[in-house]
RNA sequence: GGCCCUAUAGUACAAUGGAUAGUACGUGGGUUUCCGGAGCCUAAGAUUUUAGUUCGAUUCUAAAUAGGGUCA
Numbered sequence: 001g002g003c004c005c006u007a008u009a010g011u012a013c014a015a016u017g018g019a020u021a022g023u024a025c026g027u028g029g030g031u032u033u034c035c036g037g038a039g040c041c042u043a044a045g046a047u048u049u050u051a052g053u054u055c056g057a058u059u060c061u062a063a064a065u066a067g068g069g070u071c072a
Base pairs, nucleotide, nucleotide: 001071002070003069004068005067006066007065010025011024012023013022018055027043028042029041030040031039048064049063050062051061052060
């Protein structure tokens, strides 16, 4: 330098064009307990960036950024 793959909550992953973006673990609060733990209830929390296509984009397209792989 060329090509390919990936980027979603604190972490690990879903969601393949229809919107309230979901699940588990974790975190905060409540309940329970003499105190904890476990259990139960509840809350907060995310689509890498910019443009494009579309009535509608996490999803499709282009570029950029970051990470990984491969070839030279």

This is a predicted structure of a 72-nucleotide RNA (transfer RNA) from Persicobacter psychrovividus. The source organism's lineage runs through Bacteria, Pseudomonadati, Bacteroidota, Persicobacteraceae and Persicobacter. Its mean pLDDT, the model's own confidence on a scale to 100, is 81. RNAcentral holds the sequence, with entries from ENA. Rfam family: tRNA. Rfam describes the family as follows. Transfer RNA (tRNA) molecules are approximately 80 nucleotides in length.